[in-house]
RNA sequence: GCCUCGGUAGCACAACUGGAAGUGCAACACUCUUCUAAAGUGUAGGUUCAGCGUUCGAGUCGCUGUCGGGGUA
Numbered sequence: 001g002c003c004u005c006g007g008u009a010g011c012a013c014a015a016c017u018g019g020a021a022g023u024g025c026a027a028c029a030c031u032c033u034u035c036u037a038a039a040g041u042g043u044a045g046g047u048u049c050a051g052c053g054u055u056c057g058a059g060u061c062g063c064u065g066u067c068g069g070g071g072u073a
Base pairs, nucleotide, nucleotide: 001072002071003070004069005068006067007066010025011024012023013022019056027043028042029041030040031039049065050064051063052062053061
């Protein structure tokens, strides 16, 4: 250089054929406990890597760039 896979909450990841984003852990509050831990209940947290395009509608499709993994001479 070329091919390929990926970038979504603090972390690890989902999201079906395009219909507008959720789970676990973590955080915070409460319950329980003499206190802590554990357990239980609840709450908050999102420019879906960036830009442009297609569309009534894009995390999802197309193009370019960028970052990371793998392959190849």
The RNA shown here (transfer RNA) has 73 nucleotides and comes from a Clostridiales bacterium. The sequence was found in a public genome assembly. The coordinates come from a structure-prediction model, not an experiment, and the mean pLDDT is 83.